[in-house]
């Protein structure tokens, strides 16, 4: 000095499903311990993602498979969209200088 990498921080983007003992109600609505998948299922001052963009949305009340059930898995998917950032620090790397051998 430094594109890229890592970390911190600021900024920006994003999701929140299935099930459910029990409570509640005339019946519903509603509340809800626990269980499933997951980074995250509103403990959030968390978690994930920011263009090299499957974070996330649309298609989608999609198709196949599995499951107690589900946006659970796979496909769809070089389909269409999607945040079009900054600061600091560190490692590494490059260059230069000095010293020692």
């Nucleotide at each position: 000095g430094u594109a890229g990498c890592u970390g911190u921080u600021c900024c920006g983007g994003g999701g929140u499903g299935c099930u459910g003992a029990g409570g509640g109600u005339c019946a519903a609505a509603c509340c809800a311990a626990g269980g499933c998948u997951g980074a995250g299922a509103u403990u959030a001052a968390a978690c994930c993602c920011g263009u090299a963009g499957a974070a996330c949305c649309u298609g989608a009340u999609c198709a196949g498979g599995a499951u107690a059930a589900u946006g659970c898995c796979u496909g769809c998917g070089c389909a269409g969209g999607g945040a079009a950032g900054g600061a600091c620090a560190g490692a590494g790397c490059c260059g230069c200088u000095a010293u020692a051998c």
Molecule: TPP riboswitch aptamer (THI element)
Organism: Chitinophagaceae bacterium